[in-house]
Predicted 3D model of a 75-nucleotide RNA (transfer RNA) from an Alcaligenaceae bacterium.
NCBI's taxonomy places the organism under Bacteria, Pseudomonadota, Betaproteobacteria, Burkholderiales, Alcaligenaceae.
Rfam family: tRNA. Gene Ontology term of the family: triplet codon-amino acid adaptor activity.
RNA sequence: GGCCCCAUAGUUAAAUGGAUAUAAUAGUCCCCUCCUAAGGGAUAGUUGCAGGUUCGAUUCCUGCUGGGGCCGCCA
Numbered sequence: 001g002g003c004c005c006c007a008u009a010g011u012u013a014a015a016u017g018g019a020u021a022u023a024a025u026a027g028u029c030c031c032c033u034c035c036u037a038a039g040g041g042a043u044a045g046u047u048g049c050a051g052g053u054u055c056g057a058u059u060c061c062u063g064c065u066g067g068g069g070c071c072g073c074c075a
Stems, first nucleotide, its partner, number of pairs: 001071007010025004018055001027043005048064005
């Protein structure tokens, strides 16, 4: 330098054009308990950045950033 894959709640992952973005775990509050753990209920929180396409973008396109892999060049 070329090519491929990945980036979504604090964390690990789903959703792959139709919306209110979902689950587990962690957080907060409540119940239960003599207390703690476990268990039950409620609740807040999220699409790497900038553009584009579209009636509509987490999803498609372009560029950038970061991570991983393969190949090549020099030594």